The RNA shown here (c-di-GMP-I-GGC riboswitch aptamer) has 77 nucleotides and comes from an Armatimonadota bacterium. It matches the Rfam family "c-di-GMP-I-GGC riboswitch aptamer". Gene Ontology term of the family: cyclic-di-GMP binding.
[in-house]
RNA sequence: CUCCGAAAAGGCAAACCCACCGCAAGGUGGGGACGCAAAGCCACCGGGCCCCCCGCGGGCAGCCGGGGCUGCCGAAG
Numbered sequence: 001c002u003c004c005g006a007a008a009a010g011g012c013a014a015a016c017c018c019a020c021c022g023c024a025a026g027g028u029g030g031g032g033a034c035g036c037a038a039a040g041c042c043a044c045c046g047g048g049c050c051c052c053c054c055g056c057g058g059g060c061a062g063c064c065g066g067g068g069c070u071g072c073c074g075a076a077g
Stems, first nucleotide, its partner, number of pairs: 003077001004074002011036002016031006034062001040069003044066004048060004052055001
């Protein structure tokens, strides 16, 4: 350094509730924790799911695999 994931510190935050934005899926903020070692960021590639004003449309990065950029700790192996 890479794989890897014990411990500790710290981090994020599903469902649900409230407010706002959006036709909607959904998003943002607050509360809240099911989980997460990239559950940090990017719809770029292959697939999947969802929405409707159904088209050269939109959403999900917490659906899976891959890719790009960035990143905390360090037991065993």